[in-house]
């Protein structure tokens, strides 16, 4: 310090989600040796069984019991006093508050014990408990009578000193306790200290404005009363104030803080442990007693709860330790000791202390420690894995050889914590000794982020997952092993919290298109502001003094063997308050100062700026009248509709409303909406010019106000023409629409709502700076010029357009910034839900403003790129259309497919690119399929081991038939051995699967012109460029240009054939001459001239010549040739597509089957046939069928062959047999065509299907199921709906011929060659393709994407008749306890009185306040609620097709 995640690919400081890092009072899961420090109910402030957690003092006091020396001693507590129980512990409900921090004030206060100083302590008095009796009660607890003390209570003196009065002198008023062992403790008054505390201010303190107004003792006074004390504290009266947008009040949610955790830091998060501060103590009120409380283990009342009851009544409060049940994922011992530290009590001894110190239980953290070390390679193994079988790994790891004992174990001594004594911890740390590697490892992960990989198993199953995503038969993602990676007494998974997230941006973000600029203007508050002078020191800055608890945090150093932990010094503690200094910024005063910002004043100008009034024409519609006659009008094409009751068309007249051609311009004015005929009136800004004036008067603007298109809404008019709704014809699979006819609201006009818009420049306002070029509106100078008209420069102010620098992810903005900078407001924070719902406020209503959360997803997005795609454009091509000429679709008939059947009718090919296709030929075989019989190491291959004596073959039985049994039979050899059977054991074998695992081949787009690289350029990048442009070809062929330059695979060319000549050659081929010779034939001798064959060679290149083109490439014409512009065919098929085809040629991974999915036999079957389509034949006939006659080919194939002749058969073909392994013989008559004849338009002398017979060939066999002949038989068919194919020249149509498979079968296939055309104007359109371009929300790519309803399921969530309940306030009613304040009458030891009886007190009763309680009508919040209403989610539902 940064990764992954949108996309085909890029760029994005565009923007979420995710993950590595650190933390935790945890928790869960596996696993677990020891020790040391911590640390341990986060939930129910839930309800507690026991126990313990505050008592102590005889040296106040009575009094009891003992003992005895009778006056002492001991003991003891109940009881009276006295201090303490207000500390210490414990929790975090409540609490947003002077609660807590920080700093202060207290002249407004208090203060037990402690300390220090002064003083003082004299005199008397009345009780009561305790104790006795009596007596109630079930308990807890009383009741009556009698007796007593005191450091308990009360009086009186005294009054240094306090306190009141008072100017003062002085006056008045307040005290006390004694006890002792004689050392001492204590009391009382009043001053100081110290300590605690009390109260009072200033800053700071969570979230929500969908809480904006809140307060009546409320603010403030004057008095009085309370209190330690100041004060509405509390009361009487008197004014009406007090707080608040710097956010009061309500609501939520919270104990603050030192600190914690993260984090570079700013900053967020948190407030266990510890430590200060507050609150609290079963729930709410109250007081009392004390110095101190309004009281955790005190009292009183009331409330729920829970226990005892004899039913009368009582009795309790673990948020102390410890413990228990509940809850919960989850938190522990009913432990020891007061040894130490501290704390009450006490003169002390000492007692008391679940504060404390220890222990115990939790790996809950944090730290240390071990679970061995070294050597050891055959790199051991019936050892795991995984292998390409060679090996590699685990791996020095083990064995095995040597040392060594930390921990733990056993056995001995054994502290320190203690200053006399006293040690829970503890027989603990520690130390020393002993045996023995012995007792001691897991856990998670290995697709990427992220370090680590292989085999099995699984088969979108199981299941994994923190995200993107794995798993549909080769899964480094799941399970398991193996083996590597990280951690390590742990490791890993949840939650949480900070971090990365600069993803709330103060450090540190954005807002033309990505979320964002308010529709626009005016303006409050509020921020911000212009030159200069003097003060002042508020803000900044400098010093300096206090504070900033301790512990924490950093450094130092120290102590536990180290570290964690401790302990000790320092450092730090941004603030805060005060002192003192500075004066540059800013700020504050100054009835200072100035003028450049801003205004005013004069002169000009421009204009659809605004409001009112009034006036025009054209044009459409309407009425009236004329003229006229049938159609008009609308459409893509009708048809609603108007018209003979006279329409459209035309004239003339008129009525009337609404808008205002041309000029008209990225031209003008306004703040934004917006503004267009002409005039008048009234009105508002702007922009020039010069001068002078005020003298910062400015900028912006949060609330506010007003101004705002079209619609919409109210009231009241107007309504030509448009025209929502609406009716009507059309259109379509509907068509509640797009078009047409009609048409009402609006639309106009006044009033008043209303307040939104893609109100957009999607760009807020101000201001000052940063090249320049043009073009325009307004103004104004200057030059010119004798005026004018043009012009030319300059300058201000708008409106545009190109571009430089800078900016920007691009796109793009560029003095009219999206550029450099200040100023101020507004808005943004992933995508859906939702600008939705709820509340609010506006509104007459529509709505409009404000405005959320569940719950969902990993993404929504911008910008550019490269493809495709488009019923988008531009160019150009192709039998691609058009123009032709034959067909195919109708018939029968081969031949394949589907489909149906079937035991099987094997399999595969399926739009173009399956379908006379794989198959260049199924009767058996082929043959995979069915049925039935058989074989099991096997029909084939290799190896090993044993073993035999042979093989093959032929003959006889049985059997369908492989096959069995039985006879005969006895190989070869280089002697090493081969061959053969037999059993064993590897193991063969599969036309089984998977063309989506594959390799080769092949189709197609396409013979289409394309498809790439290197450099270098341009771009942040995907990429561009080149390859695009202008021209031109068949072609990215080729010129010119051109930031390209160049090259590769394709084109072409080279190769084969064909078309001319030529050279060489001459057998089997050929024959012009010359001979010879036949009936006739190159038949012979020769003989190379032709033909032909072979073998090379020439030609053709747009060369030439015109004419267009850029003096081009190129094309047109034309000459010359056997061919002219690629001369004709043919071979050849770039990158790439279609998971295209083939596992069934072939070969292959993986999987499957193995007396079978293998192998052999026999039969069937692949041919089955209600249909249906593909492709051919054959034909409907006179261009023709039959019959006779007669001429012209090429290219082929042939010995298990081709098979002449001759003979026989009507004929298929037989029989015999010549001659060829072929330019020599044979297939082998080519046919159409020509010449004679003959039918005469008809289902025929067309047509031949079909069926009966009789054969012929092949073949072991033609039944299923072959071709062919002959004889008879003579179906459909009369040129084919709709649609469709093929061809541009030696082509198409038409005729025959050969071959390949093949025993036999050919209308298919592949080849040959006769005959031998017609059209093409042209490129609108269909199909296809090529290149530029432009839009895209498509990339699986238009056969794409994707919206809504409607059904189903789930899922939150809102409304709802209601109905529960909390919370808080408010009115009344009631009125405990208690203080207080009154009290007739009762009661009453001190004091004062001779006594009565007084004064003080109590109780009782009445009041005021006053918790709970209750009534009641509102507020506010939650829970629920038939039923509804949108949302979301959800592999294959409906309907349409909006974008």
């Nucleotide at each position: 310090a940064g990764a992954g995640u949108u996309u085909g690919a890029u760029c994005c400081a565009u923007g979420g989600c995710u993950c590595a890092g650190g933390a935790c009072g945890a928790a869960c899961g596996c696993u677990g040796g020891c020790g040391g420090c911590g640390u341990g109910c986060c939930u129910a402030a839930c309800a507690c069984a026991u126990g313990c957690a505050a008592g102590u003092c005889g040296a106040g006091g009575g009094u009891u019991u003992g003992a005895u020396u009778u006056a002492u001693c001991a003991a003891g507590c109940a009881c009276u006093g006295g201090c303490a129980u207000c500390c210490g512990g414990g929790u975090g409900a409540g609490u947003a508050a002077c609660g807590c921090g920080u700093a202060g004030g207290u002249c407004a206060u208090c203060u037990g014990c402690c300390c220090c100083u002064a003083u003082c302590a004299c005199a008397g008095a009345c009780a009561u408990a305790a104790c006795a009796g009596u007596u109630c009660u079930a308990a807890c607890g009383g009741a009556c009578u009698g007796c007593u003390a005191a450091u308990a209570u009360c009086u009186g003196a005294u009054g240094a000193g306090g306190c009141g009065a008072g100017c003062a002198a002085u006056c008045g008023u307040c005290a006390a306790a004694g006890c002792u062992u004689u050392g001492g403790c204590g009391g009382a008054u009043a001053g100081g200290g110290a300590u605690g505390a009390g109260c009072c201010u200033g800053c700071g303190u969570c979230u929500g404005a969908u809480u904006a107004g809140g307060u009546a003792g409320u603010u403030g006074g004057u008095g009085a009363g309370g209190u330690a004390a100041u004060g509405g504290c509390u009361c009487a009266c008197c004014a009406a104030g007090c707080c608040u947008u710097c956010g009061a009040u309500c609501a939520g949610u919270a104990g603050c803080u030192g600190g914690u955790c993260u984090g570079a830091g700013a900053g967020g998060a948190c407030g266990a442990a510890c430590a200060g501060c507050c609150a609290c103590a079963c729930u709410g009120g109250a007081a009392c007693u004390g110095a101190g409380a309004c009281a955790c283990g005190g009292u009183c009342c009331a409330g729920a709860c829970u226990c005892c009851u004899a039913c009368g009544g009582g009795a309790g409060g673990c948020a102390g330790c410890a413990g228990u049940g509940a809850g919960g994922a989850a938190u522990a011992u009913u432990g020891g000791u007061c040894a130490a530290u501290g704390g009450g009590c006490g003169c002390a001894a000492g007692c008391c202390u679940g504060a404390a110190c220890c222990a115990g239980c939790g790996a809950c953290g944090c730290c240390g420690c071990g679970u061995g070390c070294g050597g050891g390679a055959u790199g051991a193994a019936g050892g795991g894995g995984c292998u390409u079988u060679g090996c590699c790994u685990c791996g020095u790891a083990a064995a095995c050889c040597g040392c060594u004992u930390u921990c733990a174990g056993c056995a001995g001594g054994g502290a320190a914590g203690a200053a006399a004594a006293u040690g829970a911890c503890g027989g603990u740390a520690c130390c020393u000794g002993c045996a023995g590697a012995a007792g001691a490892a897991g856990g998670u992960g290995c697709g990427g982020c992220c370090a680590a990989c292989u085999a099995c198993g699984u088969g979108c199953c199981a299941g994994c997952a923190g995200c993107c995503g794995c798993g549909g038969u080769g899964a480094c993602a799941c399970g398991u092993a193996g083996g590597c990676a990280c951690c390590a007494a742990g490791c890993g998974u949840u939650g949480u919290c900070c971090g990365g997230a600069u993803u709330u941006a103060u450090u540190g973000g954005g807002c033309g298109u990505a979320a964002a600029g308010a529709g626009c203007u005016c303006g409050u508050a509020g921020g911000c502001g212009g030159u200069u002078c003097a003060g002042u020191a508020a803000g900044u800055c400098g010093g300096g003094u206090g504070u900033g608890a301790a512990a924490a945090c950093u450094c130092u150093g120290g102590g536990c063997u180290u570290a964690a932990c401790c302990c000790a010094g320092a450092g730090c503690c941004g603030c805060c308050a005060c002192c003192c200094g500075a004066u540059a910024c800013u700020g504050c005063u100054g009835u200072g100062a100035c003028u450049u910002g801003a205004g005013u004043c004069c002169g000009g100008u421009a204009g659809g700026g605004g409001a009112g009034c009034g006036g025009g024409g054209a044009a459409u519609u309407c009425c009236u009248g004329g003229u006229g006659u049938a159609g008009c009008g609308g459409u893509g094409a009708a048809a609603u509709g108007c018209g003979c009751a006279g329409a459209u068309a035309u004239c003339a007249g008129g009525a009337g409303g609404a808008a205002c051609a041309c000029c008209g311009g990225u031209g003008g004015c306004g703040a934004a909406g917006g503004c267009g005929c002409c005039g008048c009136u009234c009105u508002g800004g702007g922009c020039c010019g010069a001068g002078a004036c005020u003298g910062a008067c400015g900028c912006u603007g949060a609330g506010g106000a007003g101004c705002g298109a079209a619609a919409g809404c109210a009231u009241g008019g107007g309504u030509a023409g448009c025209a929502a709704a609406c009716a009507g014809g059309a259109u379509u699979a509907g068509a509640u629409a797009c078009c047409c006819u009609g048409g009402u609201a609006g639309u106009c006009c006044a009033u008043g709502c209303c307040g939104u818009a893609a109100a957009c420049g999607u760009u807020g306002g101000g201001c000052a700076c940063u090249a320049g070029g043009u073009g325009u509106g307004g103004g104004c100078a200057u030059c010119a010029a004798c005026c004018a008209a043009c012009g030319a420069u300059g300058u201000c102010c708008g409106c545009g357009c190109c571009g430089u620098c800078g900016c920007u992810a691009a796109c793009g903005c560029a003095u009219u910034a999206a550029g450099u900078g200040c100023c101020c407001c507004g808005c943004c924070u992933g995508g859906g839900g939702a600008g939705u719902a709820c509340g609010g406020u506006c509104g007459c209503a529509a709505g409009a403003c404000u405005a959320a959360a569940a719950c969902u997803c990993a993404a929504a997005g911008g910008a550019a790129u490269u493809g495709a795609c488009g019923g988008g454009g531009g160019c150009c091509c192709g039998c691609a259309c058009a123009a032709g000429c034959a067909g195919c679709g109708g018939a029968g008939c081969g031949u394949g497919u589907u489909g149906c059947u079937u035991a099987a009718u094997u399999c595969g090919a399926u739009g173009c690119u399956a379908c006379g296709c794989g198959a260049a030929g199924a009767a058996c075989c082929u043959u995979a399929c069915c049925u039935a019989g058989g074989u099991u190491u096997g029909a084939c291959a290799u190896g090993u081991a044993c073993g035999g004596a042979a093989u093959a073959g032929c003959c006889a039985c049985a059997g369908a038939g492989a096959u069995g049994u039985g006879g005969u039979g006895u190989c070869c050899u280089u002697c090493g051995g081969g061959g053969c059977c037999g059993u064993a054991c590897a193991c063969a074998g599969g036309u089984g699967g998977u063309g989506c695992a594959u390799g080769g081949c092949u189709g197609u787009c396409g013979u289409c012109a394309g498809c790439u690289c290197g450099u270098g350029u341009c771009g942040u990048g995907a990429g561009a460029u080149g390859u695009u442009g202008g021209g031109u070809u068949a072609a990215g062929u080729c010129c010119c240009g051109c930031a390209a330059c160049g090259a590769g695979c394709g084109c072409a060319a080279c190769c084969c054939u064909u078309g001319u000549u030529c050279u060489a050659u001459g057998u089997u081929g050929c024959c012009a001459g010359c001979g010879g010779g036949u009936a006739a034939a190159g038949c012979c001798g020769g003989g190379g001239a032709c033909u032909c064959g072979u073998a090379g060679a020439a030609g053709a290149c747009u060369g030439c010549c015109g004419g267009g083109g850029u003096c081009a490439a190129c094309u047109c014409g034309g000459a010359g040739g056997a061919a002219g512009g690629u001369g004709g065919g043919g071979a050849u098929g770039a990158c790439g597509u279609c998971a295209a085809g083939u596992c069934a040629u072939c070969a292959u991974g993986c999987c499957c089957c193995u007396u079978a999915u293998a192998u052999c036999u026999a039969g069937g079957g692949c041919u089955g046939c209600a249909a249906a389509c593909a492709c051919g034949c054959u034909a409907c006939a006179a261009u023709g069928g039959c019959c006779g006659g007669u001429a012209c080919a090429g290219a082929g194939g042939g010995c298990u062959g081709c098979g002449a002749a001759c003979u026989c058969g009507c004929a298929a073909g037989a029989g015999c047999a010549a001659g060829c392994g072929a330019a020599u013989c044979c297939c082998a008559u080519a046919a159409a065509g020509c010449c004679g004849g003959u039918c005469u338009c008809a289902g025929u002398u067309c047509g031949g299907a079909u069926u009966g017979g009789a054969g012929u060939c092949u073949g072991c066999a033609a039944c299923u199921c072959g071709a062919c002949u002959c004889c008879a038989u003579g179906a459909a068919g009369c040129u084919g709906g709709a649609g469709u194919u093929g061809c541009u020249a030696g082509u198409a149509a038409u005729c025959c011929c050969g071959g390949a498979u093949c025993a036999g079968c050919a209308c298919g296939c592949c080849g040959g060659g006769g005959u031998g055309a017609a059209u093409a104007c042209g490129u609108u359109c269909c199909c296809g393709g090529g290149c530029c371009u432009u839009g895209u929300a498509c990339a699986c790519a238009c056969c794409g994407c994707c919206c809504g309803u409607c059904a189903c399921a789930c899922c939150a969530c809102g409304a709802a008749a209601g109905u529960c309940g909390g919370c808080a306030a408010c009115a009344c009613c009631c009125g405990a306890a208690g203080c207080c304040g009154g009290u007739g009458g009762c009661c009453c030891a001190a004091c004062c009185g001779c006594a009565a009886g007084g004064a003080a007190g109590g109780a009782g009763c009445c009041g005021u306040c006053g918790a709970a309680g209750g009534u009641g009508g509102g507020g506010u919040c939650g829970g629920u609620g038939a039923u509804u209403g949108g949302g979301g989610u959800g592999a294959a539902g409906u309907c349409g097709u909006a974008a």